[in-house]
RNA sequence: UGGCGAUAAAGGCACACCCGGCGUGAGCCGGGCUCGCAAAGCUACGGGUCUCCGUUCCAGGAGACGGCCGGGUACCGAA
Numbered sequence: 001u002g003g004c005g006a007u008a009a010a011g012g013c014a015c016a017c018c019c020g021g022c023g024u025g026a027g028c029c030g031g032g033c034u035c036g037c038a039a040a041g042c043u044a045c046g047g048g049u050c051u052c053c054g055u056u057c058c059a060g061g062a063g064a065c066g067g068c069c070g071g072g073u074a075c076c077g078a079a
Base pairs, nucleotide, nucleotide: 004077005076012037013036017032018031019030020029021028022027035067041073042072043071045070046069047068048065049064050063051062052061053060
């Protein structure tokens, strides 16, 4: 350095739910809480799902989700 991911160490994050706020909405932010997570760190590039507009339907457009999967990048460290 790469692979790898442990009954390890130092740590980290925070599902659902509750409160407050923002948004038409998916959802997001802050606090509490903690289901879980080797990246549950970051990234919307590809796929997928969801929301809004549109449409008889289809096509199309704009968003959201990184804790849906993959990719890129990146943290810790035994065998």